[in-house]
Molecule: transfer RNA
Organism: Candidatus Endomicrobiellum cubanum
RNA sequence: GCCGACGUAGCUCAGCUGGUAGAGCAGCGGUUUUGUAAACCGCAGGUCGCAGGUUCAAACCCUACCGUCGGCU
Numbered sequence: 001g002c003c004g005a006c007g008u009a010g011c012u013c014a015g016c017u018g019g020u021a022g023a024g025c026a027g028c029g030g031u032u033u034u035g036u037a038a039a040c041c042g043c044a045g046g047u048c049g050c051a052g053g054u055u056c057a058a059a060c061c062c063u064a065c066c067g068u069c070g071g072c073u
Stems, first nucleotide, its partner, number of pairs: 001072007010025004019056001027043005049065001051063003
C1' cells in the first nucleotide's frame, strides 16, 4: 500500500435485509431477612465510531474518514 471482518448502554452481545433501539450482567430503589448474600419487583442508562448521500423514513443501503483485529505483497 491492497483486501476482508468488526465498531450499538459501564461490560458481553441481539436487532427478523429500512418503519420511533433491546437482553443478560453491572448500577440505583423497594419487598423479604436480626443483618448480609440470594431470590423477586421496579427504575435509570445509548441521538447506534465520525461526516456526508439516497429515502416519506437509515443502527441497517452508498461514499469518504477514524479505530480494533486478521490476511496479502